[in-house]
Annotation:
The part of an RNA shown here (small-subunit ribosomal RNA, central domain) has 349 nucleotides and comes from a metagenome. Its Rfam family is "Bacterial small subunit ribosomal RNA".
Context: one part of a larger RNA
RNA sequence: CUGGGUGUAAAGCGCGUGCAGGCGGUUCUGUAAGUCGUGUGUGAAAGCGCUCAGGCUCAACCGGGCGAGGACAUGCGAAACUGCAGGACUUGAGGUAGGUAGAGGUCUGUGGAAUUCCGGGUGUAGUGGUGAAAUGCGUAGAGAUCCGGAGGAACACCAGUGGCGAAGGCGACAGACUGGACCUGACCUGACGCUAAGACGCGAAAGCAUGGGUAGCGAACGGGAUUAGAAACCCCGGUAGUCCAUGCCGUAAACGAUGUGUACUAAGUGUUGCGGUGUAGAAACUGCAGUGCUGAAGCUAACGUGAUAAGUACACCACCUGGGGAGUACGGUCGCAAGGCUAAAACUC
Numbered sequence: 001c002u003g004g005g006u007g008u009a010a011a012g013c014g015c016g017u018g019c020a021g022g023c024g025g026u027u028c029u030g031u032a033a034g035u036c037g038u039g040u041g042u043g044a045a046a047g048c049g050c051u052c053a054g055g056c057u058c059a060a061c062c063g064g065g066c067g068a069g070g071a072c073a074u075g076c077g078a079a080a081c082u083g084c085a086g087g088a089c090u091u092g093a094g095g096u097a098g099g100u101a102g103a104g105g106u107c108u109g110u111g112g113a114a115u116u117c118c119g120g121g122u123g124u125a126g127u128g129g130u131g132a133a134a135u136g137c138g139u140a141g142a143g144a145u146c147c148g149g150a151g152g153a154a155c156a157c158c159a160g161u162g163g164c165g166a167a168g169g170c171g172a173c174a175g176a177c178u179g180g181a182c183c184u185g186a187c188c189u190g191a192c193g194c195u196a197a198g199a200c201g202c203g204a205a206a207g208c209a210u211g212g213g214u215a216g217c218g219a220a221c222g223g224g225a226u227u228a229g230a231a232a233c234c235c236c237g238g239u240a241g242u243c244c245a246u247g248c249c250g251u252a253a254a255c256g257a258u259g260u261g262u263a264c265u266a267a268g269u270g271u272u273g274c275g276g277u278g279u280a281g282a283a284a285c286u287g288c289a290g291u292g293c294u295g296a297a298g299c300u301a302a303c304g305u306g307a308u309a310a311g312u313a314c315a316c317c318a319c320c321u322g323g324g325g326a327g328u329a330c331g332g333u334c335g336c337a338a339g340g341c342u343a344a345a346a347c348u349c
Base pairs, nucleotide, nucleotide: 003321004320005319006318007303008302012317014202015201016200017199021195022194023193025089026088027087028086029085030084031083033082034081035078036077037076038075039074040073041072042070048067049066050065051064052063054062055061092192093189094188095187096185097184098183099182100181104178105177106176107175108174109173110172111155116150117149118148119147120146121145122144126137127136163170164169207248208247209246210245211244212243216242217241221237222236223235224234259316260315261314262313263312264311267294268293269292270291271290272289273288274287275286276285277284298305299304322349323348324347331342332341333340334339
């Protein structure tokens, strides 16, 4: 390179936006670049195919003859398909009108429960903790209980294989600002589309920088236990951190371990949003969009998957190519750092 693959064996970028590129709906006309046919030219030698009563004792080898051989050039022709130019269309896409649901996002404010601390009242000897204890706290009055106050963080029930978001993720209430989706009509535009190397943006937790905040929890650390030891598991404390603002970092079993888009291919059953028929209202039937379970065919090494495909196809991207060495070294690049991204070889089995 040609292949064969990527749920679990190696392999889907964490997710999106999108330039180039690749690919592209229905129909008409033209064109003739691709495409196809044909003529002519050219296609050195060697090589390749055929051939010789050719030359070495044969053969290989060498020699003679004929032929094939093309991302070639050019002329003529064809017009189905692709391209190009022009016209038309509405089903793809977008818009619009009317509805709907939602922890989608950002900011500001408000609330109650609980923990802790502080002040006060009652009250007295324990409390706490464990497998059992001890460290700890407590007669300078703890724990318990009642009242008041402070402060930070998180929002019980509702809550649901419920909802929303591209992913990360999002859960008290109210307001302001704001993104997306779905349904119905078929009114408008008329292919405006799909994918996407590079690029750009977003991206849990931990971590970093500066400033603030700190109730609870809690790496490190101190102490008590356990134990042969205990650098742990258990207990008492506790700093960073966890929280906020701004700026970095850019990684995760970032998982559905399953790239995105489109079309097609048995059924059954639940649930969320919207609609139609129907009903007094329901039930029932039915359409679309999501989200689950079971399952036919098919697929699969099996497990399983099965209209939310891992089935049947097409378009485009990414990635894999035995184990270790190694996601390492070196170089480059990004970062304040930690480190990230890119990424070998020797050697070895």
The coordinates come from a structure-prediction model, not an experiment, and the mean pLDDT is 88.